Small-subunit ribosomal RNA from a Candidatus Daviesbacteria bacterium, 1444 nucleotides, folded computationally. NCBI's taxonomy places the organism under Bacteria, Bacteria candidate phyla, Candidatus Daviesiibacteriota.
RNA sequence: AGAGUUUGAUCCUGGCUCAGGAUGAAUGCUGGCGGCGUGCCUUAAGCAUGCAAAUCAAGGGGGGCUCAGCAAUGAGUCAACCGGUGGACGGGUGAGUAAUGCGUAGGAAUCUACCUUAAAGUGGGACAUAGCUAGCCGAAAGGUUAGGUAAUUUCCCAUGUGAACGAAAGUUUAAAGCCGCAAGGCGCUUUAAGAUGAGCCUGCGUCCUAUCAGCUUGUUGGUGGGGUAAAAGCCUACCAAGGCGACGACGGGUAGCUGGUCUGAGAGGAUGGUCAGCCACAAUGGGACUGCGACACGGCCCAUACACCUACGGGUGGCAGCAACUGGGAAUAUUCGACAAUGGGCGAAAGCCUGAUCGAGCGACGCCGCGUGGAGGAUGAAGGCCCUCGGGUUGUAAACUCCUUUUAUGUGGGAAGAUUAUGACGGUACCACAAGAAUAAGCACCUGCUAACUACGUGCCAGAAGCCUCGGUAAUACGUAGGGUGCAAGCAUUAUCCGGAUUUAUUGGGCGUAAAGGGUUGCGUAGGCGGUUUGAUGCAUCUUAUUUUAAAACUUUCGACUUAAUCGAAAACUUGGGUAAGACAUGGUCAGACUUGAUGUUAUGGGAGGGUGCUGGAACCGAUGGUGUAGCAGUGAAAUGCGUUGAUAUCAUCGGGAACACCAAAGGCGUAGGCAGGCACCUAACAUACACAUGACGCUGAGGCACGAAAGCUGGGGGAGCGAAACAGAUUAGAGACCUGUGUAGUCCCAGCCGUAAACUAUCUCUGCUAGAUACCCGGGCUUGCCUGGGUGUCGCAGCUAACGCGUUAAGCAGAGCGCCUGGGGAGUACGAGCGCAAGCUUAAAACUCAAAGGAAUUGACGGGGACCCGCACAAGCAGUGGAGCGUGUUGUUUAAUUCGAUACAAAACGAAAAACCUCACCAGGGUUUGACAUGUAGCUGCAAAGCCUAUGAAAGUAGGCCUUCUUCGAGAGUGCUACACAGAUACUGCAUGGCUGUCGUCAGCUCGUGGCGUGAGCUGUUCCAUUAAGUUGGGAAACGAGCGCAACCCUCAUCAUAUGUUAAAUAAUUCAUAUGAAACUGCCCCACAUUUUUGUGGGGAGGAAGGCGAGGAUGACGUCAAGUCAGCACGGUUCUUACACCCUGGGCUACAAACACACUACAAUGGCGAAAAACAAUGAGUUGCAAGUACGCAAGUGCAAGCUAAUCUCUUAAAUUUCGCCUCAGUUCAGAUUGGGGUCUGCAACUCGACCCCAUGAAGUCGGAAUUGCUAGUAAUCGCGGAUCAGCGUGCCGCGGUGAAUACGUUCUCGGGUCUUGUACACACCGCCCGUCAAGGCAGCAAAGUCAGGGGCACCCGAACAUCCCUACAGGGGUGGAAGGUGAAACUGGCGAUGAGGCUUAAGUCGUAACAAGGUAUCCCUAGCCGAAGCUGGGGAUGGAUC
Repeated sequence: AGAGUUUGAUCCUGGCUCAGGAUGAAUGCUGGCGGCGUGCCUUAAGCAUGCAAAUCAAGGGGGGCUCAGCAAUGAGUCAACCGGUGGACGGGUGAGUAAUGCGUAGGAAUCUACCUUAAAGUGGGACAUAGCUAGCCGAAAGGUUAGGUAAUUUCCCAUGUGAACGAAAGUUUAAAGCCGCAAGGCGCUUUAAGAUGAGCCUGCGUCCUAUCAGCUUGUUGGUGGGGUAAAAGCCUACCAAGGCGACGACGGGUAGCUGGUCUGAGAGGAUGGUCAGCCACAAUGGGACUGCGACACGGCCCAUACACCUACGGGUGGCAGCAACUGGGAAUAUUCGACAAUGGGCGAAAGCCUGAUCGAGCGACGCCGCGUGGAGGAUGAAGGCCCUCGGGUUGUAAACUCCUUUUAUGUGGGAAGAUUAUGACGGUACCACAAGAAUAAGCACCUGCUAACUACGUGCCAGAAGCCUCGGUAAUACGUAGGGUGCAAGCAUUAUCCGGAUUUAUUGGGCGUAAAGGGUUGCGUAGGCGGUUUGAUGCAUCUUAUUUUAAAACUUUCGACUUAAUCGAAAACUUGGGUAAGACAUGGUCAGACUUGAUGUUAUGGGAGGGUGCUGGAACCGAUGGUGUAGCAGUGAAAUGCGUUGAUAUCAUCGGGAACACCAAAGGCGUAGGCAGGCACCUAACAUACACAUGACGCUGAGGCACGAAAGCUGGGGGAGCGAAACAGAUUAGAGACCUGUGUAGUCCCAGCCGUAAACUAUCUCUGCUAGAUACCCGGGCUUGCCUGGGUGUCGCAGCUAACGCGUUAAGCAGAGCGCCUGGGGAGUACGAGCGCAAGCUUAAAACUCAAAGGAAUUGACGGGGACCCGCACAAGCAGUGGAGCGUGUUGUUUAAUUCGAUACAAAACGAAAAACCUCACCAGGGUUUGACAUGUAGCUGCAAAGCCUAUGAAAGUAGGCCUUCUUCGAGAGUGCUACACAGAUACUGCAUGGCUGUCGUCAGCUCGUGGCGUGAGCUGUUCCAUUAAGUUGGGAAACGAGCGCAACCCUCAUCAUAUGUUAAAUAAUUCAUAUGAAACUGCCCCACAUUUUUGUGGGGAGGAAGGCGAGGAUGACGUCAAGUCAGCACGGUUCUUACACCCUGGGCUACAAACACACUACAAUGGCGAAAAACAAUGAGUUGCAAGUACGCAAGUGCAAGCUAAUCUCUUAAAUUUCGCCUCAGUUCAGAUUGGGGUCUGCAACUCGACCCCAUGAAGUCGGAAUUGCUAGUAAUCGCGGAUCAGCGUGCCGCGGUGAAUACGUUCUCGGGUCUUGUACACACCGCCCGUCAAGGCAGCAAAGUCAGGGGCACCCGAACAUCCCUACAGGGGUGGAAGGUGAAACUGGCGAUGAGGCUUAAGUCGUAACAAGGUAUCCCUAGCCGAAGCUGGGGAUGGAUC
């Protein structure tokens, strides 16, 4: 000193959280020793038992006991009593108390036992009473009667130094003795003084709350009286009506205060346990007595509650003293020792008492110190863990060797604390010796913050978590282990305080948009602040001195315990207050002056400033009358509506109300709200100019007064148009809306309320200073285009700002005053109060909940935003699909199985360039288990291998037999068997992957280096202007260059040349084939266009086989889709291992209600059939093959068979086409499905399930709804041919050639894409985000009939002790005051509360879609009405609205 967390990323604002320190702590795990501290924070709850305040015999009289003595008597001792002193200290606690307190600084009207000093005195007498004795009552506690007795008890007299009172005279007022042989000592009385202690008064300071604003009647003052130690309404009578309060009275809540303690850089904040000072209290409430001192913790009286004893009559008690106990609680100790020390009480003293105190005990509760060993020791042991199997790590750690003994244990010695004596602690501290590494380590953490990582298990489970978050099969985040990190006799957690937090900001923050400027500030109170100058004062202020600020503590230095903690000494500190002296700048006060701030007078001027009255025209509606006829009105389109009872249209007259076109504007005026036809009157403000006048008269302004759009309210008018509500028509899934037709309140006027708006410049008022440019409005001056005032706008420098932006009209630099803010939600809500007729407004919380909410800007994506551009994208055309039949594929269904995958474009004649068996992964059944296949090890095996045969079987297989062959007769190789490693898997995960592929898209994009701009994300370059098929090229430009893409290089075709010539051809040329090369580049010319051009485009021309990329192919940038594929292959992980492996037979993948996709064939005459004749290809393939030819068969084909390893032979007759004939518009001589029969071929085998041929049969179908596909030229359409796969099987696929069109105006629209720009609340990126009701669970709060409790006040009743007064027969009684108690009414506070209304929250509920894009009706604010809900509509307002 900072860090994490809002975002795709950024900057800012802002909260939340963490790292530090602390504690009278508690909890979990663990625990060796010592020192010093510290220990009921909760029930001021209750307390058994013991102790905590006694002492004096030298004040007094008796008594008991012991001893001595015959006794008298003496000595000692003990407790009770009278008397004295002390029980007012010490000890405890913090309930009460917000000031009768405390802290600090002062004051005057007082008392003070014991102590000190001084002065004076201490003479005489008397009456009682306890104890005691005797009697009585009582359970006890205790009481009572009688008798008699003493004193340092009490009383009287005397004296009066003094003292008190008084003007004086004068009056009043004391005493106690005891001890001692004595000396003398201790006392007593009065007075004065001191010291100590105490009482009283005053200033200042001392928590929260205004949702407590008024309080007070002994109250404030005076006089008389009383009272006190003492001032005083302290008390009382009378008189006056005061006193306190926004500088917070009164009320409520909370709380003992301080020195200090903790934290903090400090300022502060929090706190007040131990120690020290003060206060208050002693079961609760009241009261007095005694006394120097009390209204008294271990005294008294009374009342109350509680507890105990009781013979029921009555008594007794007070741990908030020390221990202890019960209870409460998360939680806090021994019923210990001693008066040895320090201190206290009494005493002449010895001494006695002392739970004060000194010590010990218990507790890691805290702080501090020490230890649990040290040195060496590598085979880097074993074991554990990890592993790429090589090794690494634990780890010099251990073992082992040598050494030491702090601590602990044992033994011995042994203090200081004490001045003569006396030591609880204590045989303690400390010292010495002995033995032996011996007796001694845990806890938390290891994703980031934050030091420290791997394996296994688990699989959004179990769990973790301080925050962000982790966990859904490869978790460094859960659990365990190994390892590591941190601290250490402790370590973590929890709680609380300060810090970090400048996050309440005095030091030290803010308010345009993040939270925050009041609606305005006209008048203006209190308050705060205030121009120039002179003098005075010396209050503030400053300086010096002094006094106080207790001690302790903190800090510094030094010292004592071995050190430290701890303790001691000295210094410093104590930031404050008081007193005295001085200074006079500044502020204040007083007195005087000034003119620049402010104000006034005069002149001029402009203006929708305000109020009142009068008045005008256009438009509109209505009424009357005329003309006139069928429609009008309205919309996206309609309908409701109006109209033949005459509308709309049009003319004339009359009536009515509201608003004022043009001028008009970025314009003007006003404090704001706001203000607009004209004229008149009344009235206010402002500006300018020049002088004059006053002389600081000023600024701001809490509360207060006043004003304050629209809507709304009350009463009375008015009512043309518009128009919430309402009604109706549409739209729609619905439409309580948007659109339409009617239409009430309202809108208007008068009078009175309301008091709010996005009341906004989201920017408070005033003053001063700090570059300019430009435009407009209103003045003044003159030299008429310049200067100078006031105002309104735009741009812009410096500066400021998170940025956007602001920028002399500041959001700049400063000053003065006011208001306001402190995370989001809950909520501008509840309750309370004030105001209001009401609506409601103002003021204004908390519980609970979240880790964000938010501002500005950036990059994308998106928009039912904009601009530009492209594409068979649309349009223009041609041919189709969708309807039929059939084929193939898919879904679905079925099934033992119908294996699996693909499944929006980008799956569906796709993987599959061939499912009868095989394929094959599926199903049924039968079999095998080191295996069908690979490698290795060990053991066994003379045993080949192969071939043949038999039995059985559906086959696989199983069981058995025959046969012969290597050899150097060892081993080995091979084979087989057994066992073990392992094989094997089309099992899972394409969301663990590689590779490959699809798609956007052959779209023109995607990036980088250096430089520049920006706080930054990023931008620039890549945008702009032209152009292109193209980020293609040119120009311009803070950019200059470069890379991957584009293009080109490659292949095929079109032309030519050259070379060659297997085949072909009679030969040559040509064609042809192969190879190599040439050729095209807007290169040349003309014109036009683009601002120009070295550029591009268009038109034309020359030349050329080909002309503007010549045609086609291959070629696919950065990336996107967790796209597809684990079943092509490879591969991580997981799973199976007599089975999910392997072999076999049969079946299935070919099922069939239905739906979809892609094809084929058709529906016919541009045709079908027949015949004949005729014509023209190209690509390819072929020895397990292609097969001529010939024969047979109607044919498929079969038999024989030439040729060909191919420019040679074969497939191989191409078909459409042409010619002729028939058919004549029909379900046909169209179409060919389906079915019956008979065959051919392939193949172990055509039943499930092949293709083909022949004969027969002859279905649907007559051009196809919504919708939809392909194609721009040798293309579509149409015609046939070949090939791969293949035993066989093609309507599919891949190729080949033949014939050979139509159309494109154009870019408005649909789809897709590119570039720029704009808005955004989206970033999983519109298949986004998101609002409200309803339904369900949970949580806290609000209201609520009531109910319970509490603290006070008031009134009344009763009334103890006590105080006082009166009566009195002296027994007593009464009056007044008086605590507790009782009763009553009301207010306040709190708990519970059926139910009600709202809020918050909860992966996948319902209804809609309000908001974000112009969010599909721009949104939002105030207000009113309405509606399931978001919301809609009316009025006024804002831009924080897109487009133009």

Description
Its Rfam family is "Bacterial small subunit ribosomal RNA".